[in-house]
Context: one part of a larger RNA
Molecule: large-subunit ribosomal RNA, domain II
Organism: Nitzschia inconspicua
């Protein structure tokens, strides 16, 4: 992992509600006694309970009573239904649907592992070093004891090197290992706080610990075993047949509350009542939002006037007068912003009356049973945030949640549309119609960028519209000429001649030509320009708006509108007529539910949590002293038929001894899930 078997709302008591049955102003027995296996689900038993009357603490009173001096008030009553069984559901108490802690407490068992200790034994190859002390003799010192040197012995040490032994430093291997801690090489100690045998002592909030929270039998920040015990778990997981009807919530309030729970809102079932509900129009009502505005409030901008203050002048000083680098309350004029401004002010929405429409749907009350109180995205209006977020918090809709189908390549929340069943029938929605891929053509333009998915900004790309100027008296552009003289203007300067700089910027000749717009020279020279003539010949120049296009344009495997591909499109913008396209709508056939006395007919029939209803199957009991069965039971395998389905029936084969209709009753009554349990492979 697979297969099989087993595996989870039960039982008792009490209470409540619904249904049903007995009796009924009453109903009913409990314990106990008697008695019994052919109907005993009996008889006796009235102790007790509930109801028939309540109020008060109570005495007590009584359709009333209590409080009080009296009364209001409070509670109860007027209106006749209960009680005892059975069935179902729920609640409460119990393990209470099942499995699951870490823990807590009690009583015991453990020191054959390991820690420390005690008693008694054992072990340590070989080599090295040579402390204290000491002998003899000599020397030196000393009065002596004695000290020092040489010499002879000696043999100390948590001394040294290194086997056994003990340990475990580093690395490799091993890591479902040969091994639940080893192995190989390397390494530390190796006469000591050494190692070790045997026996014994210390025990769980206790021991022991050269101290690591270490060790205390592969278990230690409190061992193990058994018991309390089915501890508790607001947390996770699981919870077994079918069909039918309806069908939520993820909000408010409260909570030692936030993963829970309670009341309300939203669901279901039953009963009763209702003309209340939804949608349309009209009328009426209130409003202070959007917008707008500046009357008020708080701000902003400009100007004028200007109090006050500062500085200066005058004054011996002061008062006062005068003045201005400044200051600028306030007033006026003009402009302007505002969620916490308003002289104004909608649309929607709300409320009331009336009205419209539907073969509409409901609303309220009572009782019982819930689930839910982690919501998500999208559109709109707002707050927080960066007018960031697939962010977060509200409000009003929608969808998902609990919703399948078609579209958006794929895509819970977007667009279309709400699946009772069958159908190789038809029409459409969104969206599409070159091919992948069902379905398309026509017409008028635009785009050249493969734009066709992307911002601000920029663009002699190009289309359209408008305006102005200019042009056969020849424009714009091009080309061939001219572009002069006074004069090298004056000044300055080494020089300054149109062109370093300063001042001025005139006159003449002309068709026209600046005391010069640019390049250039040391200064001149030289080349252009302005200006003008000829040649040529029809539009040219500028501005504004706008369509498409271009630049702007950078991301990690490889192009990437889904791909192929597409250019008078298969792109973009218009116009026109078709077609395709869904579980939508329609046709045909059928099922169920609701309404109606019934037939028809009409409508309805997506669905999680959940509520309600109707069924199927399993085991046992009665029916059954019956039926069936060796002329082959149950079981198993296969097929066929019937039923919406759980399932049922039949046949064939196998099997070899029991099985059981119907109607009832009782349950250890249905498995695919629980890292389920056990077994097998």
């Nucleotide at each position: 992992a697979c297969c099989a078997a087993c595996a989870a709302g039960u039982u008792u008591a009490u209470u409540u509600u619904a249904g049903u049955g007995g009796c009924g102003a009453g109903c009913u027995u409990a314990a106990a006694u008697a008695g019994u296996u052919a109907g005993a689900g009996u008889a006796u038993g009235g102790a007790g309970g509930c109801a028939c009357a309540a109020a008060g603490a109570a005495a007590u009173u009584a359709a009333g009573u209590u409080u009080u001096a009296a009364a209001u008030u409070g509670c109860u009553g007027u209106u006749u239904a209960g009680u005892c069984g059975c069935u179902a559901a729920a609640a409460u108490a119990a393990g209470a649907c099942c499995c699951g802690a870490a823990a807590c407490u009690a009583a015991g068992u453990g020191a054959u592992c390991u820690a420390a200790u005690c008693a008694u034994g054992a072990a340590c190859a070989g080599g090295u070093u040579g402390a204290a002390g000491u002998u003899u003799a000599g020397g030196c010192g000393g009065a002596a004891a004695c000290g020092c040197c040489u010499u002879u012995c000696g043999g100390a040490g948590g001394a040294c090197c290194g086997a056994a032994c003990c340990c475990g430093u580093g690395u490799g291997u091993g890591u479902g290992g040969a091994a639940a801690a080893a192995u190989a090489c390397u390494g530390g100690g190796a006469u000591g706080a050494u190692u070790u045998g045997u026996g014994a002592u210390u025990a769980g909030g206790g021991g022991u610990g050269a101290a690591a929270g270490g060790c205390u039998a592969a278990u230690c920040a409190a061992a193990c075993u058994u018991a309390g015990a089915g501890a508790u778990a607001g947390c996770u997981g699981g919870u077994u047949u079918u069909c039918u009807g309806c069908g939520a919530a993820a909000u408010c309030u409260a909570u030692u509350g936030a993963a829970g729970u309670a009341g309300a809102g939203c669901g279901u079932u039953u009963a009763a009542a209702g003309a209340a509900c939804u949608u349309u129009g009209u009328u009426a009502a209130g409003g202070g939002u959007a917008g707008a505005g500046c009357u008020c409030u708080c701000g902003a901008u400009a100007a004028a006037c200007a109090a006050u203050g500062g500085g200066g002048g005058u004054u011996u000083a002061a008062c006062g007068c005068u003045u201005u680098a400044c200051u600028g309350a306030g007033u006026u004029u003009a402009u302007u912003g505002a969620a916490a401004c308003u002289u104004c002010g909608a649309a929607u929405a709300u409320u009331a009356a009336u009205u419209u429409a539907a073969u509409g749907a409901c609303u309220u009350u009572a009782a019982a049973c819930a689930g839910a109180c982690a919501g998500a995205c999208u559109a709109u209006g707002a707050g927080u945030g960066c007018u960031a977020a697939g962010a977060u918090u509200c409000a009003u809709g929608g969808u998902c949640a609990a919703g399948a189908g078609g579209g958006a390549a794929a895509c819970a929340g977007c667009c279309c549309a709400g699946a009772c069943u069958a159908u190789u029938a038809a029409c459409u929605a969104a969206g599409g119609c070159u091919c992948c891929u069902a379905a398309a053509a026509a017409u008028a333009a635009u785009u050249a960028a493969g734009u066709g998915a992307u911002a601000a900004a920029a663009u002699u790309g190009u289309g359209a519209a408008a305006a102005a100027a200019u042009g056969u008296g020849a424009a714009c552009a091009a080309u061939c000429g001219a572009a002069a003289g006074g004069u090298a203007a004056g000044c300055u300067u080494a020089g300054a001649a149109g062109c370093a700089g300063c001042u001025a910027u005139c006159c003449u000749u002309u068709a026209a030509a600046g005391a010069a717009a640019g390049c250039g020279u040391a200064a001149c020279a030289g080349c252009u320009c302005a200006u003008u003539g000829g040649u040529u010949u029809a539009g040219u120049u500028u501005u504004u708006u706008u369509g498409c296009a271009u630049u702007g344009a950078a991301a990690a495997u490889g192009u990437a509108u889904g791909g192929a591909a597409c250019u008078a499109a298969a792109a973009u913008u218009g116009u026109u007529u078709g077609c395709c396209g869904a579980a939508g709508u329609u046709g045909u056939a059928g099922a169920u539910u609701u309404a109606u006395a019934g037939a028809u007919u009409a409508a309805a029939u997506g669905g999680u949590a959940g509520c309600a209803g109707a069924a199927c199957g399993u085991u046992c009991u009665g029916u059954a002293g019956a039926u069936u069965u060796a002329a082959g039971a149950a079981g198993u395998u296969u097929u066929a038929u019937a039923g919406u389905g759980a399932u049922a029936u039949a046949a064939a084969a196998u099997g070899g001894a029991g099985a059981u209709a119907u109607c009832a009753g009782a349950a250890a009554u249905g498995a695919a899930a629980a890292u389920g349990u056990u077994g097998g492979u």